This is a predicted structure of a 110-nucleotide RNA (SAM riboswitch aptamer (S box leader)) from a soil metagenome.
RNAcentral holds the sequence, with entries from MGnify.
[in-house]
RNA sequence: CAUCUAGAGGGGUGGAGGGACUGGCCCAGUGAAGCCCCGGCAACCACCUCGGACCGCACGGUUCGAGACAGGUGCCAAAUCCAGCAGAUCGAAUGGAGAUCUGGAAGAUG
Numbered sequence: 001c002a003u004c005u006a007g008a009g010g011g012g013u014g015g016a017g018g019g020a021c022u023g024g025c026c027c028a029g030u031g032a033a034g035c036c037c038c039g040g041c042a043a044c045c046a047c048c049u050c051g052g053a054c055c056g057c058a059c060g061g062u063u064c065g066a067g068a069c070a071g072g073u074g075c076c077a078a079a080u081c082c083a084g085c086a087g088a089u090c091g092a093a094u095g096g097a098g099a100u101c102u103g104g105a106a107g108a109u110g
Stems, first nucleotide, its partner, number of pairs: 001110004009038005017027003021084004039076003044072002048067008080106001085103006
C1' cells in the first nucleotide's frame, strides 16, 4: 500500500481445548489445538501472452490494464462469527438499554 459479507475437507496421530485480545455468542469425547498424508479453493507475487501510456523511434525497459497458468505464499465452521472507538438516524420515555448506517481502531494475508 492492497484485500478481508465469495470460495474450498477427508484420513491418520493426538487427547482438551479452539474461534488473535476483551465481552458476547458459538465449535469441540459423534474427538479441540498441534503434527503428518492426501485433496481442494482462490489468484497476492513470480513466469507467459496481448493492449495502452511513457523513456524521441527501433531494440530494450518502466508503468497501467486484460487474459492464461498454477511455480512461491495464503486459505478450506459461522462476514475478520458479532461487537469494542467516534458520528448520524431510529427507538425508548427521563433512562440509558437496543437497532441500522458511515468512518475508524485492532487483527489477518500478500